Lysine riboswitch aptamer from a mouse gut metagenome, 157 nucleotides, folded computationally. RNAcentral holds the sequence, with entries from MGnify. The model forms 100% of the base pairs in the Rfam consensus. It matches the Rfam family "Lysine riboswitch aptamer". From the family's description: Riboswitches are metabolite binding domains within certain messenger RNAs that serve as precision sensors for their corresponding targets. Model confidence (mean pLDDT): 79 of 100.
[in-house]
RNA sequence: GAUAGAGGCGCGGGUUUCAUCAGUACCCUCCCCCAUGGCCAGGCAGCCGGCGGAGGGGAAAGGGAAAACCGCCGAGGAAGGCAACGGUGCCUGCCGCUGUUCUUCCGGGCCGUCGGGGAAUACCCGCCGGACUGUCACAGUUUUGUGGAGCGCUAUC
Numbered sequence: 001g002a003u004a005g006a007g008g009c010g011c012g013g014g015u016u017u018c019a020u021c022a023g024u025a026c027c028c029u030c031c032c033c034c035a036u037g038g039c040c041a042g043g044c045a046g047c048c049g050g051c052g053g054a055g056g057g058g059a060a061a062g063g064g065a066a067a068a069c070c071g072c073c074g075a076g077g078a079a080g081g082c083a084a085c086g087g088u089g090c091c092u093g094c095c096g097c098u099g100u101u102c103u104u105c106c107g108g109g110c111c112g113u114c115g116g117g118g119a120a121u122a123c124c125c126g127c128c129g130g131a132c133u134g135u136c137a138c139a140g141u142u143u144u145g146u147g148g149a150g151c152g153c154u155a156u157c
Stems, first nucleotide, its partner, number of pairs: 001157005008073001010072004015067004026057006033050002037048003040093006076106005081100003085096003107133002110130003114126004135148005
């Protein structure tokens, strides 16, 4: 250097089903009150009358879980940068989302605190902490301790 392979509550993808979103948004009818308000935040502008109650009807997307399947084992993920789009228009921010891999980080999943995202108690992401686990090195010598990182490890050539 090439090829093959291992880790395990392993990683990614679309599909199907289910719950959530939500008796919410929205639509129709009626009642009452007010000029307060709403459109992510601030400024300027623009647009819409608006809050509440009763009755009738009543979603979807994003996010999630499970299953089988497919592709895989830097699988993949994240942060920053850059670009496009969305949140009424412009400016400044913030958030979401998609792409890129330009830089950096992470061996793997699990649990907990905190922070961010999210409608959310789901779930995702990050810092820190914990035990566990695969692997290698060193010590030790019979099964334990310490340390490292996937740019690693094992096998063959």